Predicted 3D model of a 73-nucleotide RNA (transfer RNA) from Tichowtungia sp.
Its Rfam family is "tRNA". From the family's description: Transfer RNA (tRNA) molecules are approximately 80 nucleotides in length.
The same sequence occurs in records of 8 taxa.
RNA sequence: CGGGCUGUAGCGCAGGGGCUAGCGCGCGCCGUUCGGGACGGUGAGGUCGGAGGUUCAAAUCCUCUCAGCCCGA
Numbered sequence: 001c002g003g004g005c006u007g008u009a010g011c012g013c014a015g016g017g018g019c020u021a022g023c024g025c026g027c028g029c030c031g032u033u034c035g036g037g038a039c040g041g042u043g044a045g046g047u048c049g050g051a052g053g054u055u056c057a058a059a060u061c062c063u064c065u066c067a068g069c070c071c072g073a
Base pairs, nucleotide, nucleotide: 001072002071003070004069005068006067007066010025011024012023013022018056027043028042029041030040031039049065050064051063052062053061
């Protein structure tokens, strides 16, 4: 320098144009218990890496860019 993959909640991930962006773990509260753990209920937590474009509508498609990893030179 060129190419590829990944980036979504604190952590691990799903979602690949339209229903309110979800799942597990974790966290708060409640129940259960003598108390805890486990279990059950409920809740909070996201400008979907950043910017621009396409579209009636973008986490999703396109362009540029940033970070990590891999391959090539």
Its mean pLDDT, the model's own confidence on a scale to 100, is 82. The RNAcentral record of the sequence draws on ENA, MGnify and Rfam. Lineage of the source: Bacteria > Pseudomonadati > Tichowtungiia > Tichowtungiales > Tichowtungia.